[in-house]
RNA sequence: ACUCGAAAAAGGCAAACUUUUCCGAAAGGGAAGGACGCAAAGCUACGGGCCUAAAGCUAUUCAGCUAAUGGCGGCCGGGUUGCCGGG
Numbered sequence: 001a002c003u004c005g006a007a008a009a010a011g012g013c014a015a016a017c018u019u020u021u022c023c024g025a026a027a028g029g030g031a032a033g034g035a036c037g038c039a040a041a042g043c044u045a046c047g048g049g050c051c052u053a054a055a056g057c058u059a060u061u062c063a064g065c066u067a068a069u070g071g072c073g074g075c076c077g078g079g080u081u082g083c084c085g086g087g
Stems, first nucleotide, its partner, number of pairs: 002087004012038002017033004022029002036074001042080003046077003049072003055066004
């Protein structure tokens, strides 16, 4: 430097769910608890995918349609950084 994750050690992260006088229109996020899992479950919306629809339009009765500039990195790929160990 490349490659791999069988065993091991030191540690790390934290799904569902619960709480919240936190942010947000929502999706979603933060914080506290929790542990299903994770070798990048670190970071990044670049490609695909998915979620939402503030706004706009139609309509007229609380409805319909369109649409990310809003999100999801624990959906997949790419980029980038990195612990331990094997080859």